Context: one part of a larger RNA
RNA sequence: AGCUUACGGUGGAUACCUUGGUAUUCAGAAGCGAUGAAGGGCGUGACUACCAGCGAAAUGCUUCGGGGAAUUGGAAGUAAAUUAUGAUCCGGAGGUUCCCGAAUAAGAAAACUUUUUAAACUAAUUACUGAAUUUAUAGGUAAGAAAGAGCAAACCUAGUGAACUGAAACAUCUUAGUAGCUAGAGGAAAAGAAAGCAAAAGCGAUUUCCUUAGUAGCGGCGAGCGAACUGGAAUCAGCCUAAACCAUAUUUAAUAUGGGGUUGUGGGACAGCACUAAUAAGAUUAAAAAAAGUUAGAUGAAACAGUUGGAAUGCUGUAUCGUAGAAGGUGAAAAUCCUGUAAUCGAAAACUUGAUUUACUUAGUUGUAUCCCGAGUAGCAUGGGGCACGUGAAAUCCCGUGUGAAUCAGCGAGGACCACCUCGUAAGGCUAAAUAUUACUGAAUAACCGAUAGUGAAACAGUACCGUGAGGGAAAGGUGAAAAGAACCCCGGGAGGGGAGUGAAAUAGAACAUGAAACCGUAAGCUU
Numbered sequence: 001a002g003c004u005u006a007c008g009g010u011g012g013a014u015a016c017c018u019u020g021g022u023a024u025u026c027a028g029a030a031g032c033g034a035u036g037a038a039g040g041g042c043g044u045g046a047c048u049a050c051c052a053g054c055g056a057a058a059u060g061c062u063u064c065g066g067g068g069a070a071u072u073g074g075a076a077g078u079a080a081a082u083u084a085u086g087a088u089c090c091g092g093a094g095g096u097u098c099c100c101g102a103a104u105a106a107g108a109a110a111a112c113u114u115u116u117u118a119a120a121c122u123a124a125u126u127a128c129u130g131a132a133u134u135u136a137u138a139g140g141u142a143a144g145a146a147a148g149a150g151c152a153a154a155c156c157u158a159g160u161g162a163a164c165u166g167a168a169a170c171a172u173c174u175u176a177g178u179a180g181c182u183a184g185a186g187g188a189a190a191a192g193a194a195a196g197c198a199a200a201a202g203c204g205a206u207u208u209c210c211u212u213a214g215u216a217g218c219g220g221c222g223a224g225c226g227a228a229c230u231g232g233a234a235u236c237a238g239c240c241u242a243a244a245c246c247a248u249a250u251u252u253a254a255u256a257u258g259g260g261g262u263u264g265u266g267g268g269a270c271a272g273c274a275c276u277a278a279u280a281a282g283a284u285u286a287a288a289a290a291a292a293g294u295u296a297g298a299u300g301a302a303a304c305a306g307u308u309g310g311a312a313u314g315c316u317g318u319a320u321c322g323u324a325g326a327a328g329g330u331g332a333a334a335a336u337c338c339u340g341u342a343a344u345c346g347a348a349a350a351c352u353u354g355a356u357u358u359a360c361u362u363a364g365u366u367g368u369a370u371c372c373c374g375a376g377u378a379g380c381a382u383g384g385g386g387c388a389c390g391u392g393a394a395a396u397c398c399c400g401u402g403u404g405a406a407u408c409a410g411c412g413a414g415g416a417c418c419a420c421c422u423c424g425u426a427a428g429g430c431u432a433a434a435u436a437u438u439a440c441u442g443a444a445u446a447a448c449c450g451a452u453a454g455u456g457a458a459a460c461a462g463u464a465c466c467g468u469g470a471g472g473g474a475a476a477g478g479u480g481a482a483a484a485g486a487a488c489c490c491c492g493g494g495a496g497g498g499g500a501g502u503g504a505a506a507u508a509g510a511a512c513a514u515g516a517a518a519c520c521g522u523a524a525g526c527u528u
Base pairs, nucleotide, nucleotide: 001527002526003525004524005523006522007521008520009519016478017477020449021448022446023445024444025443026442027441028440029438030437031151032150039100040099041098042055043054044053046078047077050074051073052059061094062093063092064091065090066089070082071081072080105114106113107112115118121148122147125143126142127141128140129139155186156184157183158182159181160180166173170220196203197202207234208233209232210231217225218224238430239429240428241374245259246258247257248256249255264408266373267372268371269370270367271366272365273364279363280362281361282360285359286358287357288356291353292352293351294350295349297345298344299343303318304317305316306315307314319336320335321325327339328338329337379403380402381401382400383399384398385397389415410425411424412423413422414421465472466471485512488499489498490497491496
């Protein structure tokens, strides 16, 4: 020096555990904000650095319920207090709520300053005024008055709108109307009651799913893109206006208000007849309201002995309950020890849903052909977009420019166009459900993870730290059943250790459960 064996050190793998995550299901809720939000700053405790709570009424105030013995948060300790005159705690409703922040009296380098102590700005209302321009209007001034403003995860609608990429290069094309940006709304949004589909048979608003179908088609006919009708399901719901005509208002006009009226087997006005309710329908509009639910809770069955052990829930023996043998805890593995579970009850107060009732609304028929039936609209030309459809034979839909009809013997569509036939009734509007999503709340579930995993984050984590900044972004869990956390003695300056003591165990001693390997030693044997 090497090898082997044994015993240690170091180290923190492995197995075990779980406070934390992940995914999904069901239900709730789907907003908060000038009555000042989200998010912060600074305060607030007897002692208080931090977290959490709260706001100068500050670890909390009032009140109404629940609850029933301890309490003054995490978080020990000391002190001082509260509490059966019911505290702490849980729930409902109030009160308080500094400063910044949309931030809004003015200013400012957020959490500050200043003064005349003020809703700054926009919109609306009212009053007074008031141009070009006579009436008027625009505008101006003032008042009172809280409608808007900002924030927020996804879903939704609209506007705007890429590139990498694919085409084995690349330009039409694709990626894709995607990402991004902007605006806006709601609990959903959008769409929606046929100027629709269809095809000689018919259907009857919209939305979503399955199918049709990777079909018909489109396509440097390349890469690729890609329907619809039909059929089957989910869910179902229909309505209101403009006009003609009449009345009222100022003298006409124009306008305003009220009545009238709303349709495609065309309807209405107009002129007659009938007259009203038997009945029917009302997501609609308003009011009342049974009942149910949510926000605290309550009751809640049944086991003992022996034995091993530090400890019984284990084992043995003999029992019991079960509409409860879900789960968690308890010194090892508990239906019968505790919390619970099944089941059954429960609200002073607030909120949600709302059977049902009442009010209210709607609903007739004949005739005639005088009037009305949504205009810079439809259509056409041209330039684009969007339709699965790249200009094509390119309909249908939308936009720019130009042009420009008809009113029911009308007009549009049925994929150029024409005829016939069929279907519908544009140029006004509203509309629940089936559908999409989950920042948030509750209840559950898992052939999901188990500390290099699972969220970046099991822990005071979007922290420490890095960066001028946008931004990037960690590591770090386990004594024991219980601190019983080692009084006292000894060595030492201390650190650390040796005794003693606790404990089932201290090779469980806080650098603490298990404690692999690399690596470092000690002892013995063997080899050189």
The prediction has a mean pLDDT of 83. This is a predicted structure of a 528-nucleotide part of an RNA (large-subunit ribosomal RNA, domain I) from Compsopogon caeruleus. A source record names the gene rrlA. It matches the Rfam family "Bacterial large subunit ribosomal RNA". Taxonomically the source falls in Compsopogon (Eukaryota, Compsopogonophyceae, Compsopogonales, Compsopogonaceae).